A computed fold for a 76-nucleotide RNA, annotated as c-di-GMP-I riboswitch aptamer.
It matches the Rfam family "c-di-GMP-I riboswitch aptamer". Gene Ontology term of the family: cyclic-di-GMP binding.
The sequence was found by an Rfam model in a public genome assembly.
The coordinates come from a structure-prediction model, not an experiment, and the mean pLDDT is 83.
[in-house]
RNA sequence: UUCAAGAAAAGGCAAACUCAUUGAAAAGUGAGGACGCAAAGCUAAAGGGCCUGUAAGAUGGCAGCCAGUUACCUAU
Numbered sequence: 001u002u003c004a005a006g007a008a009a010a011g012g013c014a015a016a017c018u019c020a021u022u023g024a025a026a027a028g029u030g031a032g033g034a035c036g037c038a039a040a041g042c043u044a045a046a047g048g049g050c051c052u053g054u055a056a057g058a059u060g061g062c063a064g065c066c067a068g069u070u071a072c073c074u075a076u
Base pairs, nucleotide, nucleotide: 004076005074006073012037013036017032018031019030020029021028022027035064041069042068043067047066048065049062050061051060
């Protein structure tokens, strides 16, 4: 230094739920809150999948489903 792995320390994120708010909905945002997370960082017009919607069809959503991509720490 690279790959794997996740003991320790430091730091980080924040499910359900509640309140406010946006939206037709799925869902988003802010505050509270922690179920969990070693990428629960980023990407939804690169791909699969899922959700909403529709007679049918996403051009609406989900990255905390897979995936792609970048990266902190160091017992092993």